[in-house]
RNA sequence: AGAGUUUGAUCGUGGCUCAGGAUGAACGCUAGCGGCGCGCUUAAUGCAUGCAAGUCGAGCGAUGAGGCUCCUUCGGGAGUACAUCAGCGGCAGACGGGUGAGUAACACGUGGGUAACCUGCCCUACAGACGGGGAUAACGGCUAGAAAUGGUCGCUAAUACCGGAUAGUCUGAAUGAACUGGGAUGUUGAUUCAGGAAAGUGGCCUUCGGGCUGCGCUGAAGGAGGGGCCUGCGGCCCAUCAGUUAGUUGGUAGGGUAACGGCCUACCAAGGCGAUGACGGGUAGGGGGUGUGAGAGCAUGACCCCCCACAAUGGGACUGAGACACGGCCCAUACUCCUACGGGAGGCAGCAGCAGGGAGUAUUGCGCAAUGGACGCAAGUCAGACGCAGCGACGCCACGUGGGUGACGAAGGCCUUCGGGUCGUAAAGCCCUUUUGUAGGGGACGAGACAGGACGGUACCCUACGAAUAAGCGUCGGCUAACUACGUGCCAGCAGCCGCGUUAAGACGUAGGACGCGAGCGUUAUCCGGAUUUACUGGGCGUAAAGCGCCUGUAGGCGGUAGAGUAAGUCGGCUGUGAAAGCCCCGUGCUUAACGCGGGGAGGCCAGGCGAUACUGCUCAACUUGAGGAUGGCAGAGGGGAGUGGAAUUCCCGGUGUAGCGGUAAAAUGCGCAGAGAUCGGGAGGAACACCAGUGGCGAAGGCGGCUCCCUGGGCCAUACCUGACGCUGAGAGGCGAAAGCUAGGGGAGCUAACAGGAUUAGAGACCCUGGUAGUCCUAGCCCUAAACGAUGGAUGCUAGGUGUGGGGCCGACAGGUUCCGUGCCGCAGCUAACGCGUUAAGCAUCCCGCCUGGGGACUACGGCCGCAAGGCUAAAACUCAAACGAAUUGACGGGGCCCCGCACAAGCAGCGGAGCGUGUGGUUUAAUUCGAUGCUACACGAAGAACCUUACCUGGAUUUGACAUGCACGUGGUAGUGAACCGAAAGGUGAGCGACCCCUCGGGGAGCGUGCACAGGUGCUGCAUGGCUGUCGUCAGCUCGUGCCGUGAGGUGUCGGGUUAAGUCCCGUAACGAGCGCAACCCUUGCCCUUAGUUGUAUGUAUCUAGGGGGACUGCCGGCGACAAGCCGGAGGAAGGUGGGGAUGACGUCAAGUCAGCAUGGCCUUUAUGUCCAGGGCUACACACACGCUACAAUGGACGGUACAAUGGGCAGCCAAACCGCGAGGUGGAGCGAAUCCCAACAAAGCCGUUCGUAGUUCGAAUUGCAGGCUGCAACUCGCCUGCAUGAAGUUGGAGUUGCUAGUAACCGCGCGUCAGCUAUAGUGCGGUGAAUACGUUCCCGGGGCUUGUACACACCGCCCGUCACGUCAUGGGAGUCGGUAACGCCUGAAGCCAGUAGCCUAGCCUUAACGGGAGGGCGCUGUCGAAGGUGGGACUGGCAACUGGGACGAAGUCGUAACAAGGUA
Repeated sequence: AGAGUUUGAUCGUGGCUCAGGAUGAACGCUAGCGGCGCGCUUAAUGCAUGCAAGUCGAGCGAUGAGGCUCCUUCGGGAGUACAUCAGCGGCAGACGGGUGAGUAACACGUGGGUAACCUGCCCUACAGACGGGGAUAACGGCUAGAAAUGGUCGCUAAUACCGGAUAGUCUGAAUGAACUGGGAUGUUGAUUCAGGAAAGUGGCCUUCGGGCUGCGCUGAAGGAGGGGCCUGCGGCCCAUCAGUUAGUUGGUAGGGUAACGGCCUACCAAGGCGAUGACGGGUAGGGGGUGUGAGAGCAUGACCCCCCACAAUGGGACUGAGACACGGCCCAUACUCCUACGGGAGGCAGCAGCAGGGAGUAUUGCGCAAUGGACGCAAGUCAGACGCAGCGACGCCACGUGGGUGACGAAGGCCUUCGGGUCGUAAAGCCCUUUUGUAGGGGACGAGACAGGACGGUACCCUACGAAUAAGCGUCGGCUAACUACGUGCCAGCAGCCGCGUUAAGACGUAGGACGCGAGCGUUAUCCGGAUUUACUGGGCGUAAAGCGCCUGUAGGCGGUAGAGUAAGUCGGCUGUGAAAGCCCCGUGCUUAACGCGGGGAGGCCAGGCGAUACUGCUCAACUUGAGGAUGGCAGAGGGGAGUGGAAUUCCCGGUGUAGCGGUAAAAUGCGCAGAGAUCGGGAGGAACACCAGUGGCGAAGGCGGCUCCCUGGGCCAUACCUGACGCUGAGAGGCGAAAGCUAGGGGAGCUAACAGGAUUAGAGACCCUGGUAGUCCUAGCCCUAAACGAUGGAUGCUAGGUGUGGGGCCGACAGGUUCCGUGCCGCAGCUAACGCGUUAAGCAUCCCGCCUGGGGACUACGGCCGCAAGGCUAAAACUCAAACGAAUUGACGGGGCCCCGCACAAGCAGCGGAGCGUGUGGUUUAAUUCGAUGCUACACGAAGAACCUUACCUGGAUUUGACAUGCACGUGGUAGUGAACCGAAAGGUGAGCGACCCCUCGGGGAGCGUGCACAGGUGCUGCAUGGCUGUCGUCAGCUCGUGCCGUGAGGUGUCGGGUUAAGUCCCGUAACGAGCGCAACCCUUGCCCUUAGUUGUAUGUAUCUAGGGGGACUGCCGGCGACAAGCCGGAGGAAGGUGGGGAUGACGUCAAGUCAGCAUGGCCUUUAUGUCCAGGGCUACACACACGCUACAAUGGACGGUACAAUGGGCAGCCAAACCGCGAGGUGGAGCGAAUCCCAACAAAGCCGUUCGUAGUUCGAAUUGCAGGCUGCAACUCGCCUGCAUGAAGUUGGAGUUGCUAGUAACCGCGCGUCAGCUAUAGUGCGGUGAAUACGUUCCCGGGGCUUGUACACACCGCCCGUCACGUCAUGGGAGUCGGUAACGCCUGAAGCCAGUAGCCUAGCCUUAACGGGAGGGCGCUGUCGAAGGUGGGACUGGCAACUGGGACGAAGUCGUAACAAGGUA
């Protein structure tokens, strides 16, 4: 520091995802040890049990077993020290400990204030403590109750309680004064009056009067520390919360408090708060800090520290210095427990622990030794604060699981191209060490005078033993470091994103190996980062998301030139504060580190005072250039109103006139003989204004177009006369705002949604046609949207030009020049992802406003506001996707354009499609009908020969090292081989007899055969694992490269343009210059000539012919055209002329085209079978369908007779002559020939010359069938060919459609050959014979090439893609309703309690009285205000469920159509 992912590729935009760090974690696998930390994040849910706050006998009475002393009537008593449960009394239980529910608040942080306050214990200094009184617990008696807890009578003490005295710098009142200060209620001081205190106890001494002293007590002052209250500033979300507030805001008076205050009450006023966000809703304890980050930030608030709040829930007060009180009290409620049913008890968010919840969080431990604390004079007591230990890899840090040597690179595993590679110096072996471990011995610091240690026999030290006790986890397709094998076969599974898996998976599972980290490693969750992806640092808005439709203007923000003052902002240093911990630095202590300790530093938008004055602000006084005004001109469809004009359409009336008109691609509906259309004249009415007219003008935008008048807004130019910054922008707000639409009333010619009809169509709810109503027009009022667009907010300044055009000014005779304002085009710099923009910026800058933050959901829902409605404005979420998108590139495609080819069409000839037959295929059938080929590019194709064989298929019979190859081992000598006879369908089996070969050192070896082991074999699968070969586009003219140049890049250029060609063939132009594969040529053949050689050819010589060699043709020559080119046209010559004809030859590539069955080959499968052998059958089936052919339908013919002319080929298991036999197929025969010699082979056929047939299912046609023969072959039944005789079917020229061919071609005619025993060949491939027609032309069909254009296609139009419907899943809106929750409000009731009142009852202290009694005061009770909770009521907000319903998202191949992308077929 970046990376992956949108595309065929590219650049950009943009989201998603990853690599890092972190955690109070959890889960999975694994686990040796130590130190230091941390450990219910959920149910502020409920809690059994124990403990967590007591202490003081030196405050008091009382009690006391035992001790001591004394006394004793021996019963005991007194005293004393000591102790003490409980009680009275004091202090502490307001600290310490827990939790985070509530709280958006002066709760917290920070800085101030208190002129409005309090303060127990502690400290300092001052003064004092005199003298009295009356009670009451405990205790005792009686008594209620189950208990909790009481009741009554009686006794008693105090540092408990109450009067009195005294007192000041205390309190209150009154009267003056001074000081501080902004302000007096403050401070100081003076006078007078009134009021208010106290407690004792221990020790020592004692002359018993008391004194000293310690601890206490009282008053007042001060301090320290602590607290209360007030306040500036700071720190969450929602505006779909916009208005809120009645004690509300203020005042007066009073009450209350430690204290100010509506804190409370009464009265008076009507205020207070709010877009700088009140009020409401949601969420949340705040901070120091913590995590991350370069930082700014963002997130967070465990542990530790500070503050706050809370203590089952709600309310309340009491006591007290302090509480409205976690382990206090009262009440209400819920819950739990006890109960004798009458009543009672309780509050772990203290430490442990239990249940529950949960993914999840520990011991019912030890100790007060240390630290801090309460009480005490102290000793001491208490203490789940705390110190320790236990459990947990939860985290951080540290250590170890050994070190060295060791190659035959052991064994074994895995892979392998079988050679080897790898695990791997790894192991073993040898030599060492001992951290850890085990055992034994010693043994702390922590304790500041002695003693005293929970931790702990711990840390640590020493000795011994022994490599001994100790390694896993994740990953290995890319990102991202690490690769192979096997298994699996879109299955099982993986996955953070992209994506893997459909038979060769580096992505699944396993193994080997490798990589990473290591007592851990992964996963999940969450935060920050990467993310400059909310952009302050640090982004954008023409087309990617994004400029409000436009204007005016409020608040606000910003603001010209020069000066003076001020010092708010700003800047500087100083002071205060910013707790500690934490962080950074330095040092230091635990062996190191983590951790701890000491010191220093950093840290604020904080406060105070001092200073500076450039800039900003504020105040004052100026200026003129910004802005405005004035004066003089100018242009204009700027706006509103009134009037007016002509052309045209339509309608009405009349004339002329007759059969059509109209409309379309073509038609029809429609109109017309009741007189249309056409034409002429007259009239009515409405709307719009041709030409002028122009990337002309005006306006802010919407928008504005005949002419005239009236009213009216803005602009430009000129002058430089006036004002003197008066300016710019503009959240809200207000106004304007096309069309359509709405309301009311008019108007209505034309046009025309809806609607009707006619066409089109598979359908046509459309496009086309005929009609046609709202509407379009006017008046008044709404609506408020738009691709309201320059998809470009407004203002100002600056930054080359060129060229048009509109309106002014100036110079100039003109031409022209110059200046200001507008409106266009091109273009420099610059900008931009590119396209493009470019003084009219999208450049360089400043100011202000609006807006954006992935796509879909969604220009939506809900809520609110507006509207008569339609609807508008504002505007989410769930869910879902890994993209969506912009610009440009290369292709492909287009019912886009241009140019050009091809038997592509057209022009022709002959066919196919109908018939019969042959052959192939589909289908069907079958035991099997083996397999493959399937649009063009499968279908007389593989197959150039299926009766057996072939043969791969079926049935049956056999066989298992095999029909065939190689190696090894063993065996074998009458061995291998042959083989009569028998069995069998054959294969095969049994088997008499016969009977070998090579080498040799004579032992034997080889070969053969047999047995066994390795292995053979497979036409079994995969042509989508492959090689090779082939088809097709296409013999089309294309396909690329190097260097250079252009572009950020994909890529372009070259290869484009103008000509030309069969051709990217050539020429010219040219940021290209060259080159390669293709084209052409080179090769074969044929046509002409020459030449050489000539056998078997020729009777002979030439010639022909055969086999070689060579020449010839090159646009070379002439003319014209053309750019002087390339070339084209014509001509001459020539056998041949512009490639002479034909062949071979097939660029980069495409179709996962075809072939595993021709061959080869990876992998898989099979191995007494999917191999091999054999017999028979099948591949030849047959209702049908298609393809390729043959023969025909006849007279251009058939039949018969006569007669003429070829070429290519083949031949020894062959071709086969003559001759003879047979009607014939053929037979006999055997000559010749390995072939220019002989044979096939014949007279080749069509042709030609005659005869006949006479248009007929025929003398056409031959299928079919019968009989008789021939040939091949082991064998013609299934299932061959041929011959003869007989039979004589369909068929009379073929629908839609479709094929071939441009010249020696088509068509017609025969001949040969390959395969082959034979042949179903009418096929294939060659050969010659006869021998045409037509091509105007390129509009159209098909295919192809080039340039260009559009594109949402790139598997590339057989593409992409939209909407309804149907099905499934999911989330969501509405919804009759229903069930909750929250916070208020009205009314009713109203606990505890404070306060107030009080006539009933009670009442030691003080007053009075001799006493009774009375008084003051108090208490209880009662009454009242307030008051928690409860009840009730109507609303508000919010949530769950809901019949039904709305749309949405997603889902594999569903249905219907074809809307969009090409002119997408109606842009």
Background
The RNA shown here (small-subunit ribosomal RNA) has 1467 nucleotides and comes from a metagenome. It matches the Rfam family "Bacterial small subunit ribosomal RNA". Its family is annotated with structural constituent of ribosome and ribosome in the Gene Ontology. The prediction has a mean pLDDT of 85.